Notes
This is a predicted structure of an 89-nucleotide RNA (c-di-GMP-I riboswitch aptamer) from an uncultured Pseudomonadota bacterium. The model forms 85% of the base pairs in the Rfam consensus. The prediction has a mean pLDDT of 87.
[in-house]
RNA sequence: UCGUGCCAAUAGCAAACCCGUCGAGAGGCGGGGACGCAAAGCUUCCGGUCUUAGGGUUUGAAGGUCCUAACGAUAGCGGGGUUGCCACG
Numbered sequence: 001u002c003g004u005g006c007c008a009a010u011a012g013c014a015a016a017c018c019c020g021u022c023g024a025g026a027g028g029c030g031g032g033g034a035c036g037c038a039a040a041g042c043u044u045c046c047g048g049u050c051u052u053a054g055g056g057u058u059u060g061a062a063g064g065u066c067c068u069a070a071c072g073a074u075a076g077c078g079g080g081g082u083u084g085c086c087a088c089g
Base pairs, nucleotide, nucleotide: 002089003088004087005086012037013036017032018031019030020029021028022027035076041082042081043080045079046078047077048074049073050072051070052069053068054067055066056065057064058063
């Protein structure tokens, strides 16, 4: 440096749920809590999903479906980019 996460060890992160708080919402942050994680570190570049608003279409209506927008959300949905611990080869 590259590959791998079978073996060992030391650390790290923290789903659901509960409390507080911020947000119109998806959801964020702090505390408790552990389902899991070898990048569950960072990054919305690509795809997906979700929210809100507007529009097309369909319907008696509800709703379905498609499109557009957002210094929107999700990095624990997947891919890409980037940085990194330990061990083994």